[in-house]
RNA sequence: GCAGGGGGACAGACGACCGCCCCCCGCCAGAGCGGGUGCCCGGAGCGCCCGCGAAGGCGGGGAGAGGAAAGUCCGAACUCCACAGGGCAGUGCGCCGGGUAACUCCCGGUCGGGGCAACUCGAAGGAAAGUGGCACAGAAAACAUACCGCUCGGCCGAAGCCCGCAAGGGGGGAGGCGAGUAAGGGUGAAAAGGUGCGGUAAGAGCGCACCGCGCCGGCCGUAAGGUCGGUGGCAGGCUAAACCCCGCACGGAGCAAGGCCAAAUAGGGAGGCGUUCGAGGGCGGCCCGUCCGAAGCCUCCGGGUAGGCCGCUCGAGCCCGCCAGCAAUGCCGGGCCUAGAGGAAUGGUCGUCGCGCCGAGGCCGCCCGCGAGGGCGGCGAAGGCGGACAGAAUUCGGCUUACGGACCGCUGCGACG
RNA sequence: GGGCGGCUAGCUCAGUUGGGAGAGCGCCGCGUUCGCAACGCGGAGGUCGGGAGUUCGAGCCUCCUGCCGUCCACCA
Numbered sequence: 001g002c003a004g005g006g007g008g009a010c011a012g013a014c015g016a017c018c019g020c021c022c023c024c025c026g027c028c029a030g031a032g033c034g035g036g037u038g039c040c041c042g043g044a045g046c047g048c049c050c051g052c053g054a055a056g057g058c059g060g061g062g063a064g065a066g067g068a069a070a071g072u073c074c075g076a077a078c079u080c081c082a083c084a085g086g087g088c089a090g091u092g093c094g095c096c097g098g099g100u101a102a103c104u105c106c107c108g109g110u111c112g113g114g115g116c117a118a119c120u121c122g123a124a125g126g127a128a129a130g131u132g133g134c135a136c137a138g139a140a141a142a143c144a145u146a147c148c149g150c151u152c153g154g155c156c157g158a159a160g161c162c163c164g165c166a167a168g169g170g171g172g173g174a175g176g177c178g179a180g181u182a183a184g185g186g187u188g189a190a191a192a193g194g195u196g197c198g199g200u201a202a203g204a205g206c207g208c209a210c211c212g213c214g215c216c217g218g219c220c221g222u223a224a225g226g227u228c229g230g231u232g233g234c235a236g237g238c239u240a241a242a243c244c245c246c247g248c249a250c251g252g253a254g255c256a257a258g259g260c261c262a263a264a265u266a267g268g269g270a271g272g273c274g275u276u277c278g279a280g281g282g283c284g285g286c287c288c289g290u291c292c293g294a295a296g297c298c299u300c301c302g303g304g305u306a307g308g309c310c311g312c313u314c315g316a317g318c319c320c321g322c323c324a325g326c327a328a329u330g331c332c333g334g335g336c337c338u339a340g341a342g343g344a345a346u347g348g349u350c351g352u353c354g355c356g357c358c359g360a361g362g363c364c365g366c367c368c369g370c371g372a373g374g375g376c377g378g379c380g381a382a383g384g385c386g387g388a389c390a391g392a393a394u395u396c397g398g399c400u401u402a403c404g405g406a407c408c409g410c411u412g413c414g415a416c417g
Numbered sequence: 418g419g420g421c422g423g424c425u426a427g428c429u430c431a432g433u434u435g436g437g438a439g440a441g442c443g444c445c446g447c448g449u450u451c452g453c454a455a456c457g458c459g460g461a462g463g464u465c466g467g468g469a470g471u472u473c474g475a476g477c478c479u480c481c482u483g484c485c486g487u488c489c490a491c492c493a
Base pairs, nucleotide, nucleotide: 001413002412003411004410007408008407010405012353013352014351015350016349017348018347020064022062023061024060025059026058027057028056032052033051034050035049036048037047038046039045066389070400071399073398074397075396076395077394078254079253080252081251085288086287087286088285090250091249092248093247094246095109096108097107098106099105110124111122112121113120114119125245126244130243131242132239133238134237147185148184149181150180151179152178154177155176156175161170162169163168193211194210195209196208197207198206212234213232214231215230216229217228218227219226220225258310259309260308261307268301269300270299271298272297273296280292281291303492304491305490317336318335319334320333321332323330324329355386356385357384358383362379363378364377365376366375367374368373418489419488420487421486422485423484424483427442428441429440430439436473444460445459446458447457448456466482467481468480469479470478
């Protein structure tokens, strides 16, 4: 320098001006409310003083998006459903160990795939519990079979040939039947362990060596598993992101949850089920148990309000350090407070600086040429261009997706020293 | 904010133990007719929204993602 690969941190900085939203304080003005008092025969009303004070105006102060706030894909907190019990169904997950409030997440390891490597990917239990599927092609797609082949130590046997005048006989072997075989060809995504030697009529785990596989044992490891030795001629293809089996987990709904206050309307109409023989109720399966419910309940149509407060942001919170641990993470100590609103604010312009790219009539180096000069590379002033994805809505922990740029390690190759 | 559903030809839609991509209307050509419509015959037209994975094989199964549609508050 080129190519690759993984993690961390950032998401331009400062200033001026103009704005947005929320909160607090002060001043102005002040609807309205309460108390005291005067006018008044009394009530009503009017006036004065004091206190509280909505909307509004002015001034000052403080706070104001993200690594993904996103998708809503997982897991929780929280709230309600009277309880959160058992079974069936259903859904999700699935190597081993650890972490965590929890997880389908994370860390470490095992095995398998990819890469020279750094590293990376894996829904990775069970196919000898059962059922199903494997289109077309092919003989056969699974308790095997035999299309072309190959072989026969078997059977039948045409033509041509020989002998014979002939009947016939010898001989011949196309072909057929039967048996053996699964080496070879052919089909397919996939063909019943693979390669080699021996063996055989031809072949074949038929025998042997190596590899693969199953079983047993020793050693190492918490385990997944690894390794060594023995043994068995092979146990029987693929598919479980097909049904299923095994193990584990799961009640449902979601802040438009839910609670309080205020306002308004027609406490309306239709249908269904009920009132001790009990409707309905675990908000979206079924059954059982248990409890509530002694009269209303459910669905549809119609009517009204679309106001305020709480939930609401101090939390499994963030930063720094020590210790334990390979790590994820945890304990302890110190420091910090960081948007909480409603259809919803967090912005714009200019200047200076910074980052990346382009950049000459400039400078440096190398090469070619007798030379004028030319070529290549680097540095680069003025100037120009670029700066992404995106936008909190109850809150966390993850995953995934989108994203211009720049920084720090790591690996391979090349050049130079 | 939260919960569901859909995307297949130009349009409306089918598509199940995963192996053929289809129907109706529309379009094109031919026939019929004096001409048109209707009718008859023939034909073209699709990366099944996009991308990965499982599988020999995906419209269908699984994951990620884009777009569209729909529902929800309170009172009596």
This is a predicted complex of two RNAs, RNase P RNA and transfer RNA, with 493 nucleotides together. Rfam match: Bacterial RNase P class A. Model confidence (mean pLDDT): 77 of 100.